[in-house]
C1' cells in the first nucleotide's frame, strides 16, 4: 500500500541470527555470535546438598503462586544523561569442564510493530 480474511511488498523492532555464490538433491564462504581446550595466574577443593552452558532474564521477602524491594535488560541514527512506559522467559549438557596461546568445535532460529517514548549535549548522515 491493495485487501473480508489469508496473503504480499516497504518501513522498523527484540535478538549473534545478515549478506554473498551456488543449487535436481546436496549446500559452501564471508560477517556476527557460542563451546570446549595449556605454561602462567587462580582455587586448596567440599566433590546429590551435585555441578555446570546460552540468555538480560538472577536473588530476597512475602502472598495463596500474587505483590514488593534490590539487581538487570528494551524502547525508530549513534553515545550519554534526565525523565516516562514495559520485560526479568524458556532450554541444553548428563556426573563432567576455572583462567588459557595454539588448536577443535557449534549456532546464523524464532517472535512481533504501525507516526512511533521525553528533553538536553555531543557526533553521524541527508540536503541547501
Nucleotide at each position: 500500500a491493495a485487501u473480508a480474511a489469508a496473503u504480499u511488498g516497504u518501513u522498523g523492532u527484540c535478538u549473534a541470527a545478515u549478506c554473498u555464490c551456488a543449487u535436481u538433491u546436496u549446500g559452501a564462504g564471508a560477517g556476527c555470535g557460542g563451546a570446549g581446550g595449556a605454561c602462567c595466574c587462580a582455587a586448596u577443593u567440599u566433590u546429590u546438598u551435585g555441578g555446570g552452558g546460552c540468555g538480560a532474564a538472577u536473588c530476597u521477602a512475602u502472598u495463596u503462586u500474587u505483590u514488593a524491594g534490590a539487581u538487570g535488560a528494551a524502547g525508530a541514527c549513534c553515545u550519554u544523561u534526565u525523565a516516562c512506559u514495559u520485560c526479568a522467559a524458556g532450554c541444553c549438557c548428563g556426573u563432567c569442564a576455572g583462567c588459557u596461546a595454539a588448536c577443535u568445535u557449534c549456532g546464523u532460529a524464532g517472535a512481533c510493530a504501525u507516526u512511533a517514548u521525553u528533553a538536553a549535549a555531543g557526533g553521524a548522515c541527508a540536503g541547501a